[in-house]
Predicted 3D model of a 69-nucleotide RNA (transfer RNA) from Gekko kuhli. The coordinates come from a structure-prediction model, not an experiment, and the mean pLDDT is 82. Rfam family: tRNA. It is annotated as a transfer RNA. The organism belongs to Gekko, within Eukaryota.
RNA sequence: GCUGUAGCUCAGUGGGAGAGCAUCUGCCUGGCAUGCAGAAAGCCCCAGGUUCGAUCCCCAGCAUCUCCA
Numbered sequence: 001g002c003u004g005u006a007g008c009u010c011a012g013u014g015g016g017a018g019a020g021c022a023u024c025u026g027c028c029u030g031g032c033a034u035g036c037a038g039a040a041a042g043c044c045c046c047a048g049g050u051u052c053g054a055u056c057c058c059c060a061g062c063a064u065c066u067c068c069a
Stems, first nucleotide, its partner, number of pairs: 001065001003063002007021004015052001023039005045061001048058002
């Protein structure tokens, strides 16, 4: 200095928390895979502040990675 958001990979940059893969259920098949439909799974790393309102802005921490000395 970068990053931290669903089990994994990521988007989202003030007012609805989302996508793909994975998981489960149903349909299809003689059976599996593929395909179709649906569901579940995240109080967005933690604490404080600004704001009518914070995943987003500010400060202080924590963790991973990287650079310089």